[in-house]
RNA sequence: AAAUCAUCUUAGGGGUGCUCCGUAAACGGGGCUGAGAUAUGACCCUUGAAACUUGAUGCAGGUAAUGCUGACGCAAGGAAAGAUGAAGCCUGUAGA
Numbered sequence: 001a002a003a004u005c006a007u008c009u010u011a012g013g014g015g016u017g018c019u020c021c022g023u024a025a026a027c028g029g030g031g032c033u034g035a036g037a038u039a040u041g042a043c044c045c046u047u048g049a050a051a052c053u054u055g056a057u058g059c060a061g062g063u064a065a066u067g068c069u070g071a072c073g074c075a076a077g078g079a080a081a082g083a084u085g086a087a088g089c090c091u092g093u094a095g096a
Stems, first nucleotide, its partner, number of pairs: 004086007011046004017032006052077003059070003
């Protein structure tokens, strides 16, 4: 030097479920999972891509209920460049 890791900049991608109460509805307020449940000056992810979508109104387990959990899954798609630092390697000098 490269690999690797971290941070930053710019750019880009992505998601809004289940449930209870009030209510005719709009809407408002709680509960569950989660980083995020219209959060948008947020959150997650960007190719070594499980962020996210499809398959799936599917399968197994579980729950008050759910896209709650698992399998499916080296299945099909899916958004990147740069800078800095660390690290690592090499060389020289000085000392022990």
About this RNA: Model confidence (mean pLDDT): 76 of 100. The RNA shown here (TPP riboswitch aptamer (THI element)) has 96 nucleotides and comes from Prosthecochloris sp. CIB 2401. Its Rfam family is "TPP riboswitch aptamer (THI element)". Gene Ontology term of the family: thiamine pyrophosphate binding. The literature on the family includes a 2002 paper in J Biol Chem by Rodionov et al., "Comparative genomics of thiamin biosynthesis in procaryotes. New genes and regulatory mechanisms". Rfam 15.1 lists 16,130 matches to the family in 8,693 species. The RNAcentral record of the sequence draws on Rfam and Ribocentre.